This is a predicted structure of a 74-nucleotide RNA (transfer RNA) from Thyridium curvatum.

RNA sequence: UCCUCUGUGGCCCAGCUGGUUAAGGCGUGUGACUGUUAAUCACAAGAUCGGCGGUUCGAAUCCGCCCGGAGGAG
Numbered sequence: 001u002c003c004u005c006u007g008u009g010g011c012c013c014a015g016c017u018g019g020u021u022a023a024g025g026c027g028u029g030u031g032a033c034u035g036u037u038a039a040u041c042a043c044a045a046g047a048u049c050g051g052c053g054g055u056u057c058g059a060a061u062c063c064g065c066c067c068g069g070a071g072g073a074g
Base pairs, nucleotide, nucleotide: 001073002072003071004070005069006068007067010026011025012024019057028044029043030042031041032040050066051065052064053063054062
């Protein structure tokens, strides 16, 4: 310098043939249960999707540039 993959709640991730509520697990909080804790069950909070711009009626999803990470070629 070039190529490929990747970035989504505190953590792990799904969703990427564009379509209006971004699903799930762990964790956290509250409650139930229990003599107590744990376990279990119920409910709740928490992400404008790495940044900026563009296309579009509409972008996590498509395009451009940039930033971070992983692998590869020189």
RNAcentral holds the sequence, with entries from Rfam. The coordinates come from a structure-prediction model, not an experiment, and the mean pLDDT is 81. It matches the Rfam family "tRNA". By type it is a transfer RNA.